Bacterial RNase P class A from a Gammaproteobacteria bacterium, 353 nucleotides, folded computationally. It matches the Rfam family "Bacterial RNase P class A". Its family is annotated with tRNA processing, ribonuclease P activity and dimeric ribonuclease P complex in the Gene Ontology. It is annotated as a ribozyme. The sequence was found by an Rfam model in a public genome assembly. The coordinates come from a structure-prediction model, not an experiment, and the mean pLDDT is 77.
[in-house]
RNA sequence: GGAGUCGGCUGGGCAGUCGCUCCGCCCUGCAUGGGGCGGGGAGGAAAGUCCGGGCUCCACAGGGCAGGGUGCCAGGUAACACCUGGGCGGCGUGAGCCGACGGCCAGUGCAACAGAAAAUAUACCGCCACCCCGCCGCAAGGCGGGAGGUAAGGGUGAAAAGGUGCGGUAAGAGCGCACCGCGCUGGUGGUAACACCAGUGGCAGUGUAAACCCCACCCGGAGCAAGACCAAAUAGGGGAACGAGAGUGUGGCCCGCACUGUUCCCGGGUAGGUCGCUAGAGGUAUGCGGUGACGCAUAUCCCAGAUGAAUGACUGCCCUCGACAGAACCCGGCUUACAGGCCGGCUCCGUCU
Numbered sequence: 001g002g003a004g005u006c007g008g009c010u011g012g013g014c015a016g017u018c019g020c021u022c023c024g025c026c027c028u029g030c031a032u033g034g035g036g037c038g039g040g041g042a043g044g045a046a047a048g049u050c051c052g053g054g055c056u057c058c059a060c061a062g063g064g065c066a067g068g069g070u071g072c073c074a075g076g077u078a079a080c081a082c083c084u085g086g087g088c089g090g091c092g093u094g095a096g097c098c099g100a101c102g103g104c105c106a107g108u109g110c111a112a113c114a115g116a117a118a119a120u121a122u123a124c125c126g127c128c129a130c131c132c133c134g135c136c137g138c139a140a141g142g143c144g145g146g147a148g149g150u151a152a153g154g155g156u157g158a159a160a161a162g163g164u165g166c167g168g169u170a171a172g173a174g175c176g177c178a179c180c181g182c183g184c185u186g187g188u189g190g191u192a193a194c195a196c197c198a199g200u201g202g203c204a205g206u207g208u209a210a211a212c213c214c215c216a217c218c219c220g221g222a223g224c225a226a227g228a229c230c231a232a233a234u235a236g237g238g239g240a241a242c243g244a245g246a247g248u249g250u251g252g253c254c255c256g257c258a259c260u261g262u263u264c265c266c267g268g269g270u271a272g273g274u275c276g277c278u279a280g281a282g283g284u285a286u287g288c289g290g291u292g293a294c295g296c297a298u299a300u301c302c303c304a305g306a307u308g309a310a311u312g313a314c315u316g317c318c319c320u321c322g323a324c325a326g327a328a329c330c331c332g333g334c335u336u337a338c339a340g341g342c343c344g345g346c347u348c349c350g351u352c353u
Base pairs, nucleotide, nucleotide: 001349002348003347004346005345006344007343008342009341010340012318013317014316015315016314017313018312020041021040022039023038024037025036026035027034028033043324047335048334050333051332052331053330054329055223056222057221058220062255063254064253065252067219068218069217070216071215072086073085074084075083076082087101088099089098090097091096102214103213107212108211109208110207111206124154125153126150127149128148131146132145133144134143135142136141162180163179164178165177166176167175181203182201183200184199185198186197187196188195189194227275228274229273230272237266238265239264240263241262242261246260247259248258249257282301283300284299285298286297287296288295289294
């Protein structure tokens, strides 16, 4: 100097004029308004609605089955499918990144095409003694066929009776041996997942569970249009079904428990306001503990609460010339989108000293 990788911050600024909304105080007025002063007013993702909760109600009744979720180990957290650290596997020279990461010896499926053959295997091209037949040859021997042996070589495929090498054989084969792999036993280290070591056994027949399934752990439901209160209004109208051996009770089924009614169709009336609604599993700073996620302590701050939906319009200047994009009960995550700018750690390459 270049390239890469991980993390953090920001997301146009300044000034003026007019306008919007919430809170506090004061004045005015009588409705629900108006005025003055002071303070506040969209995000890192507010998006997706994919997870987890707080909160509210069913309801202070539970248990089981079905169903659903997660899937290496250990921690963090209110909790989680999240985060942190570690293990194993894969990618990368590396810093780093990814993982749907329990089980195929519980069982049942599937594997097109190709190939001889895709699971209690098989012989397409091949290789080969003994035995039988035929031909050539003086003979040795050669060629062909039958019966028999073989799966090392070749081919197909994602995968074909473990891999490499040596010996052996008629030709071969764990047939034997060495190393690797695999099973079993034992030991060491580690909380564990796992890693390493020693011994022993020639030892077996693929992949797929993001196939059904098995195993381990976890799980009530509905949702702020939850729910509570005030006000208003009518026709507490008409009909049907079940009815105590019945009906209803916040996913389904069964048992249990509680209550005594429940459901459907037609028709009529009202629907305005207040609360919930923002002080929190809160932010910031410092110190301590921890590899880390994070925890503890002290200090300090209050930072949107709309409801047909509030922050907009105009002008001037600066500039890095402006991306993705707007809260609706709240919070912790994940995923997706993102122009430009700034800062830091680490890795690799080149050059100079």